[in-house]
């Protein structure tokens, strides 16, 4: 190196209901106001009065969630970086979504805490502690079979691992 498998409150994605985004943007109407029009050029609109403010009246969607269902799976996958591509009127930056790399971090899941992170978020998620449970391999200890296997306790590791087979 190839191939198969495991872990449990496991992992994704797709889809359907919900929250929730939303006292939201857009649109319509009145009214105040009176030169710009949220970022940098431009184009658009705009004294026939825009952008904006106040009230009314109608009112979404994304991206994140949280529970079903089906599927695909077991570095599943998450998140970081970088690169690419999509997207709103153009180009640039800024976001959002996909996609590819990475000898960059995470063994898995729940719980509390922290937090000038990402997030509309009192949702979720990342990163950081904690004491615990779980798989699993090593190492010492222990106790049955009795000669290399089984139980039980402790300590340590890490997915680049673990088992079987080759």
């Nucleotide at each position: 190196g190839g191939u198969a498998g495991a872990g449990g409150a496991g992992c994704g994605a797709a889809u359907a209901a919900c929250a929730a985004g939303a006292u939201u943007a857009g649109u319509c109407c009145a009214u105040c106001g009176g030169a710009g029009u949220a970022u940098g050029a431009c184009a658009u609109c705009g004294u026939u009065g825009a952008u904006g403010g106040u009230g009314g009246a109608u009112g979404a969607a994304a991206g994140g969630g949280u529970u079903g269902u089906u599927u695909g799976c077991c570095g599943a996958a998450g998140c970081g970086u970088a690169a690419u591509u999509a997207g709103g009127g153009u180009c640039a930056a800024a976001c959002u979504g996909g996609u590819u790399a990475c000898u960059g971090c995470u063994g898995g899941g729940a719980u509390g805490c922290u937090u000038u992170c990402u997030g509309a978020a009192c949702a979720a998620g990342g990163a950081g502690c904690a004491g615990a449970c779980u798989g699993u391999c090593a190492u010492g200890c222990u106790u049955g079979g009795u000669u290399u296997u089984g139980u039980g306790c402790a300590u340590g590791g890490a997915g680049a691992a673990c088992u079987a087979c080759u």
Model confidence (mean pLDDT): 76 of 100. This is a predicted structure of a 166-nucleotide RNA (Lysine riboswitch aptamer) from Mesobacillus boroniphilus. The RNAcentral record of the sequence draws on MGnify. The model forms 94% of the base pairs in the Rfam consensus.